Description:
This is a predicted complex of two RNAs, RNase P RNA and transfer RNA, with 435 nucleotides together. Rfam match: Bacterial RNase P class A.
């Protein structure tokens, strides 16, 4: 200098004028007067890193405390963090990359059921098309009587052929030809030992010839763990109504109780039609697993302590418009109970650490 | 806020559950029958299976994340 990896940050800036909206203070007017309404003034707060998708987890609130069984759903290497998680951190194993680094739904296929089209001899109970062999057994022909050839019965899985996948690999021995048939090395399984909290690892020791134990569980399934249900239209308070009635039907082995079923539990008559009648307001609502700074502990996620700050809270729903100056000329996008994550969208810019290549010293 | 379905040729749909050839009707094109048209018959063409990634030997089909659209409930 170029190319890249990882982590973090920003998301046009400043000034003026006029508006919108929450809060505090205050003048005036009105009323049903410890209060409310109307209209002004002053001060002050007013979208995001994703406010989004609503995919997970939790707070909060209510419901019959939610106890058992079945079903269903989810998660799935190990350890830790956390309020919790399917998130995060660290580690193991596997894969990718020259590297910094990145990616992984990563329990079980020796419980069972099912699956693998076409091709191929054979696709999981293995099997034999081409090929190789004729030692042993049988038959025939020839014969120099030693055998030779052919066929049958057979042997074999080394070689060829198919496929995504063909049941350890290489070498030597061995054999009729061959084959873990035997041996050496490598690989693999099992047991032990050692290291590690563990996953797991090992030029450790022993053992098994290895068709044991192939693939696939994002097929069913098995194992382990987790899950009570609903959601701020939750719920709470004030207030009105659901009154009083009529007709019919069913009925305690019932009905209702917000849940997929059963048991258990609580309450109790229930349903349909006719007719009559009604009104909303307040709250929940933003001080929180909160932000910032410093210190300490930890590899890290994170935790602890101290100091300091208050930073939207509406209910048809506010955050906008204009002017001026400057720049790199401006992307994705708008809170509605709150928080922690994940995912997705995003013009451009900044910082730190690290890697590779080239060049110079 | 909660739940569910759908997306395959120009249009309407099947195939997906149980993975292996993408198919049906209408429409379109050509030919034949007709003087011509309609119509009938015969033949033919046309597909990013919404998008991206993954599992698998193999994905329209299984899984995950997005996009669009429709419906239901509070």
């Nucleotide at each position: 200098u170029g190319a890249g990896u990882u982590g973090g940050c920003c998301g046009a800036a400043c000034a003026g004028u006029c508006g919108c909206u929450g809060g505090a203070g205050u003048a005036a007017g009105c009323u049903u007067u410890u209060a409310g309404c109307u209209c002004g003034c002053u001060c002050u707060g007013g979208a995001g890193g994703a406010a989004a998708g609503u995919c997970c987890g939790g707070g909060c609130u209510c419901c019959u405390u939610a106890g058992g069984g079945c079903a269903a759903a989810g998660u799935g290497c190990c350890a830790g963090g956390u309020a919790a998680c399917g998130c995060c951190u660290g580690g193991g194993c596997g894969g990718c990359g020259u590297g910094a680094g990145c990616c992984g739904a990563c329990g079980g296929a020796a419980a069972g059921u099912g699956c693998a089209g076409c091709a191929g001899a054979a696709a999981g109970u293995a099997u034999a098309c081409c090929g190789c062999c004729u030692a042993a057994g049988c038959a025939a022909a020839c014969u120099u009587c030693g055998g030779u050839u052919u066929g049958c019965c057979g042997g074999u899985a080394a070689g060829g052929u198919u496929g995504a996948a063909a049941u350890g690999g290489u070498g030597c021995g061995g054999u009729a030809a061959g084959a873990g048939c035997g041996c050496a090395c490598c690989g693999c399984g099992c047991g032990c030992c050692u290291g590690g909290u563990a996953a797991c690892a090992g030029u450790g020791c022993g053992u098994g010839g290895c068709g044991a134990u192939g693939g696939a569980a994002a097929a069913c399934c098995c194992c382990a763990c987790u899950u009570g249900g609903a959601g701020c239209a939750a719920g709470a308070c004030c207030a009105a109504a659901u009154a009083g009635g009529g007709a019919c039907c069913c009925u305690a082995u019932g009905g209702c109780g917000u849940g997929g079923c059963c048991c258990g539990c609580g309450c109790u008559g229930g349903g349909u039609c006719c007719g009559g009648g009604u009104a909303g307001g307040u709250u929940g609502c933003u001080a929180g697993a909160g932000g910032u700074g410093c210190a300490a502990g930890g590899u890290g996620a994170c935790u602890u302590g101290c100091a300091u700050c208050c930073c939207a809270g509406a209910g048809g729903a506010a955050u906008g418009a204009c002017u001026g100056u400057u720049c790199u000329c401006g992307a994705c996008a708008g809170a509605a109970c709150c928080c922690g994550g994940c995912u997705u969208a995003c013009a451009g810019g900044c910082c730190a650490a690290c890697u590779c290549a080239c060049u110079u010293u | 806020c909660g739940g569910g379905g759908c997306g395959u040729a120009g249009c309407g749909c099947a195939g997906c559950c149980u993975g292996g050839u993408a198919g049906c009707g209408c429409a379109c094109c050509a030919g034949u029958a007709u003087g011509g048209g309609g119509u009938a018959c015969u033949g033919g063409g046309g597909g990013u299976c919404g998008c991206a990634g993954g599992u698998u030997c193999a994905a329209a089909u299984c899984c995950u994340g997005c996009c669009g659209u429709c419906c239901c409930g509070a």